[in-house]
The RNA shown here (small-subunit ribosomal RNA) has 1598 nucleotides and comes from an uncultured Candidatus Cloacimonadota bacterium.
Rfam family: Bacterial small subunit ribosomal RNA.
The coordinates come from a structure-prediction model, not an experiment, and the mean pLDDT is 81.
RNAcentral holds the sequence, with entries from ENA and SILVA.

RNA sequence: AUGGAGAGUUUGAUCCUGGCUCAGGACGAACGCUAGCGGCGUGGAUUAGGCAUGCAAGUCGAACGAGAACGAAAUGCUUUUUAUACCUUCGGGUAUUGAUUGCGUUUUUAGUAAAGUGGCGAAUGGGUGAGUAACGCGUGGGUAAUUUACCUUAAAGAGAGGGAUAGCCCAGGGAAACCUGGAUUAAUACCUCAUGUGUCCUGCACUUAUUUAGUUUAUUUUUUAAAAAUAUUUAUGUUUUUAUAUUCAAGGUAGACUAAUUAAGUGUAGGAUAAAGGUGGCCUCUUUUAAAUGCUGCCGCUUUAAGAUAAGCCUGCGUUCUAUUAGUUUGUUGGUAAGGUAAUGGCUUACCAAGGCGAUGAUAGAUAGGCGGCCUUAACGGGUGGUCGCCCACACUGGGAUUGAGAUACGGCCCAGACUCCUACGGGAGGCAGCAGUCGAGAAUAUUCUACAAUGGGGGAAACCCUGAUAGUGUGACGCCGCGUGAACGAUGAAGCACUUCGGUGUGUAAAGUUCUUUUAUAUGUGAGAAAUAAACUUUAGUGUAAUAUAUUAAAGUAAGAGAUGUUAGCAUAUGAAUAAGCUCCGGCUAACUCCGUGCCAGCAGCCGCGGUAAGACGGAGGGAGCAAGCGUUGUCCGGAAUUACUAGGCGUAAAGGGCAAGUAGGCGAGCAUUUAAGUCAAGUGUUAAAGGUAUCGGCUCAACCGGUAUACGGCAUUUGAUACUAUUUGUUUUGAGUAAGGAAUGGGAAAGCGGAAUUUCUGGUGUAGCGGUGGAAUGUUUAGAUAUCAGAAAGAACACCGGUGGCGAAGGCGGCUUUCUGGUCCAUUACUGACGCUAAAUUGCGAAGGUGUGGGGAGCAAACAGGAUUAGAUACCCUGGUAGUCCACACGGUAAACGAUAUGUACUAGGUGUUGGUUGUUUAUAUUGCAAUCAGUGCCGUAGCUAACGCGUUAAGUACAUCGCCUGGGGAGUACGAUCGCAAGAUUGAAACUCAAAGGAAUUGACGGGGGCCCGCACAAGCGGUGGAGCAUGUGGUUCAAUUCGAUGCAACGCGAAGAACCUUACCUGGGCUUGACAUCCCAAAAAUCCUGUAGAAAUAUGGGAGUGCCCCUUCGGGGGAAUUUGGUGACAGGUGCUGCAUGGCUGUCGUCAGCUCGUGUUGUGAAAUGUCGGGUUAAGUCCCGUAACGAGCGCAACCCUUGUCUUUAGUUGCCAGCAUUUUGGAUGGGGACUCUAAAGAGACUGCCGGUAGUAAACCGGAGGAAGGUGGGGACGACGUCAAGUCAUUAUGGUCCUUACGCCCAGGGCUACACACGUGCUACAAUGGUCGGUACAAAAGGUUGCAAUACCGCGAGGUGGAGCUAAUCCUAAAAAACCGAUCUCAGUUCGGAUUGGAGUCUGCAACUCGACUCCAUGAAGUUGGAAUCGCUAGUAAUCGCGUAAAAGUAUGACGCGGUGAAUAUGUUCCCGGGCCUUGUACACACCGCCCGUCAAGUCAACCGAGCCUGUUGCACCCGAAAAAGGUGAGCUAACUGUUUUUGCAGAGGCAGCUUUUGAAGGAGUGAUAGACGAGGGGGACUAAGUCGUAACAAGGU
Repeated sequence: AUGGAGAGUUUGAUCCUGGCUCAGGACGAACGCUAGCGGCGUGGAUUAGGCAUGCAAGUCGAACGAGAACGAAAUGCUUUUUAUACCUUCGGGUAUUGAUUGCGUUUUUAGUAAAGUGGCGAAUGGGUGAGUAACGCGUGGGUAAUUUACCUUAAAGAGAGGGAUAGCCCAGGGAAACCUGGAUUAAUACCUCAUGUGUCCUGCACUUAUUUAGUUUAUUUUUUAAAAAUAUUUAUGUUUUUAUAUUCAAGGUAGACUAAUUAAGUGUAGGAUAAAGGUGGCCUCUUUUAAAUGCUGCCGCUUUAAGAUAAGCCUGCGUUCUAUUAGUUUGUUGGUAAGGUAAUGGCUUACCAAGGCGAUGAUAGAUAGGCGGCCUUAACGGGUGGUCGCCCACACUGGGAUUGAGAUACGGCCCAGACUCCUACGGGAGGCAGCAGUCGAGAAUAUUCUACAAUGGGGGAAACCCUGAUAGUGUGACGCCGCGUGAACGAUGAAGCACUUCGGUGUGUAAAGUUCUUUUAUAUGUGAGAAAUAAACUUUAGUGUAAUAUAUUAAAGUAAGAGAUGUUAGCAUAUGAAUAAGCUCCGGCUAACUCCGUGCCAGCAGCCGCGGUAAGACGGAGGGAGCAAGCGUUGUCCGGAAUUACUAGGCGUAAAGGGCAAGUAGGCGAGCAUUUAAGUCAAGUGUUAAAGGUAUCGGCUCAACCGGUAUACGGCAUUUGAUACUAUUUGUUUUGAGUAAGGAAUGGGAAAGCGGAAUUUCUGGUGUAGCGGUGGAAUGUUUAGAUAUCAGAAAGAACACCGGUGGCGAAGGCGGCUUUCUGGUCCAUUACUGACGCUAAAUUGCGAAGGUGUGGGGAGCAAACAGGAUUAGAUACCCUGGUAGUCCACACGGUAAACGAUAUGUACUAGGUGUUGGUUGUUUAUAUUGCAAUCAGUGCCGUAGCUAACGCGUUAAGUACAUCGCCUGGGGAGUACGAUCGCAAGAUUGAAACUCAAAGGAAUUGACGGGGGCCCGCACAAGCGGUGGAGCAUGUGGUUCAAUUCGAUGCAACGCGAAGAACCUUACCUGGGCUUGACAUCCCAAAAAUCCUGUAGAAAUAUGGGAGUGCCCCUUCGGGGGAAUUUGGUGACAGGUGCUGCAUGGCUGUCGUCAGCUCGUGUUGUGAAAUGUCGGGUUAAGUCCCGUAACGAGCGCAACCCUUGUCUUUAGUUGCCAGCAUUUUGGAUGGGGACUCUAAAGAGACUGCCGGUAGUAAACCGGAGGAAGGUGGGGACGACGUCAAGUCAUUAUGGUCCUUACGCCCAGGGCUACACACGUGCUACAAUGGUCGGUACAAAAGGUUGCAAUACCGCGAGGUGGAGCUAAUCCUAAAAAACCGAUCUCAGUUCGGAUUGGAGUCUGCAACUCGACUCCAUGAAGUUGGAAUCGCUAGUAAUCGCGUAAAAGUAUGACGCGGUGAAUAUGUUCCCGGGCCUUGUACACACCGCCCGUCAAGUCAACCGAGCCUGUUGCACCCGAAAAAGGUGAGCUAACUGUUUUUGCAGAGGCAGCUUUUGAAGGAGUGAUAGACGAGGGGGACUAAGUCGUAACAAGGU
């Protein structure tokens, strides 16, 4: 010292680069859902928009004059009237008393309220952040350049006079606001004079200090001499020691003196300059009272000094973005003088000078109050400036001054403007960015509350008054903090709900229930603290005084009183679990999973992404996770992001080295000694406000919050010291750098001249039919003589061979030869200079090709252009021509993949091997050459190291230093606008909106290539026979239909599922029926089962009749129970050829019987991966051998199995018959096992043997032997995997759908349709044949629901019949082609047999739709088949017949069997498919890939744009308010002065008015700049399935 985490997303996978996104924290917030309480905070961020109403600054009567009213009391006159008394003309009158009406008077209210003069305050407090990029703010200084009311301290004073004026009153004007005139009056208002401690101004003298100059003294530095030692060139150098001198010259330091300058102080002279009283008390004088005078206290007043406080000004440093703002400034910069100010100053004016600022960013533009702090971060930093505090600015907008200690004044004034209000239309009034409140705009922000009780402020002597400051209340979950919504027990694991494999599981001790508690809530009661002063009175002790008045200070005491909050906090009692839980999320990141619904829809989404019928991603539910009176969302900031990298990144290929050089500023800089102390380091001092932060202690029950103490705030300033390093001063050195002298190489540059070969053209000769060109052609050229060939001539351009990862140059670049001029480089040896160096913004120069201008030149080549081809097209590639241009001169331009995609310089760090130019050594008699060393270039390989890898590697991309340039996701875009340059083309500089989640580098594995190499296959070639044409069969498509059931669809569907649809099958259609069902299990009831036989109906079915009563067990003999079967009933369920083969199992096809596919361990690589499995041979083969960081192994290959070919042994019936016998002549019989054959076991073949080839091996070639020879032939057998290949209709199966039907039964129909198209076959087209006759030879298979002989009938299919056979015995069964004869004689035929008519047979319940076969008759197309295409390599193709399965019947199909029996293969160039190695790749759904541009459609943002509107601003003008300063002032004029016209006059001074200058707003002109709108225009971005082509990625087809 307490402090640092990562993840998702580019790929098939990997590493890297790089962006995007997330997890954290915060907020003056807003929105959604929800909400119990309290404490403490906090709340107009937007329109500095407009404001109704109320309040926010007054106070002092102890400065002054004057001074109400209501009310109360008394009273006068008067109106009306009650009562009483008297009078009466009886109408009434008078008096008293009470009430009452109106008008007064007096007292009181009251010297009060209100108003006025005067004083102080109003410049504080409170609000806001528009402006301001500034000495505005922050920090540190300065003020000897200043002011400061009230306050404190100190000194001194306060004398004598004067004239006005407001108010009040009168008169007048006005709607009002208010104004005018007259008369009168006071002061602490105003004025004059005196005094002057003092202060100020001017002068003089003195003192002190400072600076400059001169004189002078001391000291010191630079000396001198001698001796010794040492070196050599013998006269000098170096070192050491000792001694001596201030003579000359030049400095430094210190002191003294003189003169001058400046400042301060002291003294002095002259001049200027003050004042106001109020109030309390006491005493004396006067006859007395009162007043005055006097004395005294307090307050106030005047002058001065000092302090404190507050303010002004100056200044170092710091303080946002833009250079697509580069020049700016005229009071501007400085000086002199004056004015002005509290004060410095161009602050202002006059004059003089021409300066000042600026790439260290001036000026201009944009944005913004600054800071303490706050948020975040590990820190550095980044963001921010709300609340609190400090400073600034502003107060409707702009300008201005006045008053004052202080303002250019928020609640003052004047003027101008906009707006609002009043108005009698003449004029007036106003300023909430104070507190509340209102409207507006906005996502959004509170009470028109209480109180001065506390704190603070103003006034006052005080009481007291005022105070929207403040203290409080209210309101908003806006934030932070705290509390609660209950606790314990409670399993039958209740119900409900959800899931389920149906067993159960979860919610879940959760609930209910039992027991308990009462914070909170409700009600009632009680109840602190915030309050102590001041003031009044009393006492004591002081101060002061003449005084024991008065006043005042301190202490003590007395009594009364003051609370907005407030029904306060707290406490107590009562009641009762009572009053109190939500929000978000659950695919990964990221804690948390299931069901249902939906079906690329609805929707979600921060990123990746999810949803197209089984969604943990949408919506709902159950369950779960997280937080919790809140939870989420949105927005913003920091973080993560080392993603602007100071700490701490990069530039060969990912973004990034300037095209190259010279060189200015700047940055950096060799060795030694020395000076200073700027940087640097150390210590001290001052400051860094408070709050905040940190630590600790304490107060509210805790916490938030608040208080005390300590510490930090790493900065700035200043003092002292240190001196290694950097810097600075001086001296010196040679190694860096350079210069001179000697050699060397060179396509280095510029100019001039010369040369030969070739091409073309021209001229002439020879010569004749083509030439030329291409993949093939054509255009072109040629009988007017080309091409070819010979000779001659001309012109221009370029320089073969040499020639070379060879040379030179900074780069671009440079190539025939010679000459001239000229640059740089290298090597070797000396001498010289003495850091002179490196790098390099700005600047300047050079700079390929192409292009531009002017003038030449022009042979060849050749953009454009023309023609010919090619092609779907071909504005291209190819061909024939051909102009600019290419060349020269002079200019411009200034860019390239200007590349080593690698900046320059210096140093260091293994080697090996070439080559170029020097030098040295050595070898050789010499030369050449060789060898070794070294310097400088230029290549290759390579160690360490580096790198993401590839690679780099003394020519670094290694290790370091110095400097410059450049980069920060992809696209938009090197685009737009602006500016600069250019004749133009264009170049340089160079954005944004918008859009995407990637774009990219290197390497890996595959796949692919009209890349390469090697190899194989009936793949091609060589052959034989077909298909495609005809008719028919069969399948498919299409069409049709009520239905034509469904599936299979390139190879690898289509004589396929189907080894066989008349009914059935059957799944389809029409109609008729059934509903626990045709079929399975369970339950209940009944009945044995079963058999025979009617009726209706198309049948299914419905409804009758009859026969039949069994078996086992128990029994009370009545009966009961059971098994099997049948019938009826009830629901659970059955059933489905309904869907999904893209949910699946299983099975199958295919690549492919191709030779491949993998693993373990080890090793290599950061890794994906590689190695093994590669290389050389060889094989049918990853078959084998050899090599080898691999060694082994597995699945495949091969072999083992079956069959066939040879032999042996064994066994002989049903098979066989050599020999023997018999014979009906048939192995028939006896007999036999020899043979054939049968079927079991063996043998045999292994490159075993020989020769050759292969270096050896594996192996190959040939041969022998052998029945068979190199896998003997054939079959079965199919690696890892691919195609979401096929099949839910074989079966099985998840899910889903139907359930009086999508299930089941029945009849009939359909699957058999038919303009057409395709596949697979059969039969043919004939003479190698047809027909007829005759004669032979098989194999394999099947047969009791059967095969069926002999025999008979039928022309025949077949029928009758039934010997034999359960099969080596009998039967199917005739084999056919062949062979031997006969006939036909090339024709639509004696070929061919379709089609049709008739007649039949057989099967079957049934043959019409819709069977096969037979006979008679009929006799179609077809005369060998276009493009194209298929099979086959030997017992094969071709050809010939035979058999079998599927169970009535139906075969040209399928599967088998044998008979006869060929041709060809030189070979691998090509087509197709495949295997291995390698290469390229922008592909990975993998070339049926990817992908570009125009056009068409939609959306969006920006640009240009005729113009148009608005704002800001420059310049030059017009007008000129208020105000200030100046001038004038003939009008007016109290104080002072003079006066010998004294109610006057004159003067001084002042005022109005006029005027000059400055001057806001306004006007008009001309520029600049910013923004809005804009017909139209050109490009850009994005958008599942649009059009045209195919530019790129492979040699991408040029």